[in-house]
This is a predicted structure of a 71-nucleotide RNA (transfer RNA) from a Candidatus Omnitrophota bacterium. The sequence was found in a public genome assembly. The organism belongs to Candidatus Omnitrophota, within Bacteria. The coordinates come from a structure-prediction model, not an experiment, and the mean pLDDT is 81.
RNA sequence: GCGGGUGUAGUUCAGUGGUAGAACGGUAGCCUUCCAAGCUACACACGGCAGUUCGAUUCUGCUCACCCGCU
Numbered sequence: 001g002c003g004g005g006u007g008u009a010g011u012u013c014a015g016u017g018g019u020a021g022a023a024c025g026g027u028a029g030c031c032u033u034c035c036a037a038g039c040u041a042c043a044c045a046c047g048g049c050a051g052u053u054c055g056a057u058u059c060u061g062c063u064c065a066c067c068c069g070c071u
C1' cells in the first nucleotide's frame, strides 16, 4: 500500500427498514438479627460524518478504532 471482518448498556451478546432487548454487573426498595441468596423497580448503549428512504442499528459511500490475510 491492497483486500476482508468486527464495532449496540460497565462487560458478554441478540436484533435482515417500523417503540433497541437479554444475561451478568450498578443503584434503591422488600425479605433477613446481620451478610449472602431471592423478589421488585430504576438508570445506563446503536464508533463518527454524509447519502437513499415516509422512516436507518439494519442499505450505500467516506472516515476512525481494533483484528486477520496479501504485498
Stems, first nucleotide, its partner, number of pairs: 001070007010024004018054001026042005047063005